[in-house]
Molecule: c-di-GMP-I riboswitch aptamer
Organism: Bacillota bacterium
């Protein structure tokens, strides 16, 4: 330096739900609360996908669209320990 995480230590992060707030909604924030995660750290103008549609447009029973927003969807990029 790389692949890989069997076995540990020391730790971390917090799904669902629940209470309050926030927003048009998708979601977000604070508390409580663990389902699980070797990156569930960080990136949304590296890239791919998803989710809403106030507003705008339309052929307006409806349908399209992102400037909203998801990182615990794929992915980029950085790191802790012990081994080999």
């Nucleotide at each position: 330096a790389g692949c890989g995480g069997a076995u540990a230590a020391a730790g971390g992060c917090a799904a669902a739900c629940c209470u309050g707030g926030u927003g048009a909604a998708a979601g977000c924030c604070a508390g409580g609360g663990a389902c699980g995660c070797a990156a569930a750290g960080c990136c949304a103008c590296a890239g791919g996908g998803u989710c809403u549609a106030a507003g705008g447009c339309g052929u307006u029973a409806c349908g399209c669209u992102a400037u909203g927003a998801c990182a615990g969807c794929c992915g980029g990029u950085u790191g802790c320990c012990a081994u080999u």